RNAcentral holds the sequence, with entries from ENA and MGnify.
This is a predicted structure of a 73-nucleotide RNA (transfer RNA) from Glutamicibacter sp.
Its mean pLDDT, the model's own confidence on a scale to 100, is 82.
Its Rfam family is "tRNA". Rfam links the family to the GO term triplet codon-amino acid adaptor activity.
Taxonomically the source falls in Glutamicibacter (Bacteria, Bacillati, Actinomycetes, Micrococcales).
The same sequence occurs in records of 2 taxa.

[in-house]
């Protein structure tokens, strides 16, 4: 310097031939217990790395930047 993956809840991590995002753990809260733990029910957390383009409509496409890993030189 050149190629490719990755960037989505506090934390692993899904998603979709573009139509306002989900599991588990993790937290609250309530029940059941004398309590704890363990089950059970509710619930709080996201502007999907950042800018821009195109679209009626963008996490998803298209472009640049940024960060990580990784090949090649």
């Nucleotide at each position: 310097g050149g190629g490719g993956c990755u960037a989505u809840a506090g934390c692993u991590c899904a998603g979709g031939u573009g139509g306002u995002a989900g599991a588990g753990c993790g937290c609250u809260u309530c029940g059941u217990u004398c309590g704890c733990a363990a089950c059970g029910a509710a619930g709080a957390g996201g502007c999907c790395a950042g800018g821009g383009g195109g679209c009626c409509g963008a996490u998803u496409c298209c472009c640049c930047u940024u960060a990580g890993c990784u090949c090649c030189a």